[in-house]
RNA sequence: CGUGCUCAUGCGCCGAAUCUCGUAAGGGAACCGGGGAACCACUUCUUGGGGUGAAUCGGAUGCCUCCGCAGCCUGCGGGGGCGACCGUAGGAGACCUUCCUGCUCCGAACCCGUCAGCUAACCCGGUAGGCGAGAAGGAAGGAAAGG
Numbered sequence: 001c002g003u004g005c006u007c008a009u010g011c012g013c014c015g016a017a018u019c020u021c022g023u024a025a026g027g028g029a030a031c032c033g034g035g036g037a038a039c040c041a042c043u044u045c046u047u048g049g050g051g052u053g054a055a056u057c058g059g060a061u062g063c064c065u066c067c068g069c070a071g072c073c074u075g076c077g078g079g080g081g082c083g084a085c086c087g088u089a090g091g092a093g094a095c096c097u098u099c100c101u102g103c104u105c106c107g108a109a110c111c112c113g114u115c116a117g118c119u120a121a122c123c124c125g126g127u128a129g130g131c132g133a134g135a136a137g138g139a140a141g142g143a144a145a146g147g
Base pairs, nucleotide, nucleotide: 001010011132012131013130014129018029019028020027021026030127031126032125033124034123035122040117048115049112050111051110052109057087058086059085061083062082063081064080065079066078067077068076069075070074090106091105092104093103095142096141097140098139099138100137101136
C1' cells in the first nucleotide's frame, strides 16, 4: 500500500538478518562480522583500549551527584549520570551504478574486558528488530519488459 481499530495473507522499505531439510534438537546453502602469519605499516602506551552499527563531534541547558578552593544561608572551578534542545561527520528514501541540484527522515543501542594494525592458511560468531512516509528533477552507462 484511500481513512481508524483487530486478525491473517501478500507486496514493498531500512538492515548481514534470507532460503532450505527436520516432529524437535539441530543441519545445510547464501549473506554479514570478528580473531589470526609473512611482507608492509606503526613504534609509545591508563586520560585504558578495541569492536558491531550510518549513528560521530560540538554548543547550550534543567535535576541529581562527586572532587578541589573559599566559606558556613552559600559561592567559584572541574568531572560524572539522567532528561529535553540546537547544530553536525555520516546514513536512508520503490530496477541497478556514478555524478549534480533539491526535499523528507534517521543521526540509536550494545558488546569484549586491559587485549586485538594489516593479514594467506586457519579459527570463532551472527542472520534480530522496526516500518507502510513518499520528492523528485537532470546527465551518463547498464538491466529488465514489450515489439
The RNA shown here (c-di-AMP riboswitch aptamer (ydaO/yuaA leader)) has 147 nucleotides and comes from Streptomyces qinzhouensis. It matches the Rfam family "c-di-AMP riboswitch aptamer (ydaO/yuaA leader)". Gene Ontology terms of the family: regulation of gene expression and cyclic-di-AMP binding. The coordinates come from a structure-prediction model, not an experiment, and the mean pLDDT is 79.